[in-house]
RNA sequence: AGUCACAGAAGAGGUCGCUGAACUCAUCAGUAACUGGGCAGAGGUGUUGCGGCACCAAUGAAACCCAGCGAAAGGGUGUUUGGCCGAAAUGCUUAGUCACCGCUGAAACUAAGCGUUGGGACUGAAUUUAAGAGAUUCAGGACUGUCGCAGCAUGCUUGCUGCGGAGCGCUAUGGACGAU
Numbered sequence: 001a002g003u004c005a006c007a008g009a010a011g012a013g014g015u016c017g018c019u020g021a022a023c024u025c026a027u028c029a030g031u032a033a034c035u036g037g038g039c040a041g042a043g044g045u046g047u048u049g050c051g052g053c054a055c056c057a058a059u060g061a062a063a064c065c066c067a068g069c070g071a072a073a074g075g076g077u078g079u080u081u082g083g084c085c086g087a088a089a090u091g092c093u094u095a096g097u098c099a100c101c102g103c104u105g106a107a108a109c110u111a112a113g114c115g116u117u118g119g120g121a122c123u124g125a126a127u128u129u130a131a132g133a134g135a136u137u138c139a140g141g142a143c144u145g146u147c148g149c150a151g152c153a154u155g156c157u158u159g160c161u162g163c164g165g166a167g168c169g170c171u172a173u174g175g176a177c178g179a180u
Base pairs, nucleotide, nucleotide: 002180003179004178008173010171011170014085017084018083019082020081021080022079023078025076034068035067036066037065038064043056044055045054046053047105049103050102051101052100088117089116090115091114092113093112094111095110096109097108118144119143122140123139124138125137126136127135128134146165147164148163149162150161151160152159153158
């Protein structure tokens, strides 16, 4: 002096990068609930099921039909704005929360652990959903960013082509100790 390795901390991928919030628009849906009528005749509600308890019900339960009136949540488009680049999403397991009580099932939320995915789209299948929207998972072939290898060109270290890998990555910087 160079290289390697190890902190810290700063950046890049893209024009749909990821995600939160507010507002808006459509959808949900002429649906649910409610009211009136018809029919009908014993169950019904409180979560899926069982049991209990409480309430409603022959002064007529549930179901079905007609008419009137008529939502909302979740999910989605757009705009604005905030935080960011394992951003974030998701799978499994464990524990907890939630509704009258006990057990139990599903969904949702929270926490922890172990994994997967560089990124966005397209196609197909499955799941979810009111939904052919959207989302998730799997598979497929391309695109794109990055690094490695090989080849060609260029003269400046950039460009192109092909193959391959993964974010525990890449780029730049970099202090102590250490290796060469």

Model confidence (mean pLDDT): 78 of 100. Predicted 3D model of a 180-nucleotide RNA (Lysine riboswitch aptamer) from Bombiscardovia coagulans. Lineage of the source: Bacteria > Bacillati > Actinomycetota > Bifidobacteriales > Bombiscardovia. The model forms 98% of the base pairs in the Rfam consensus.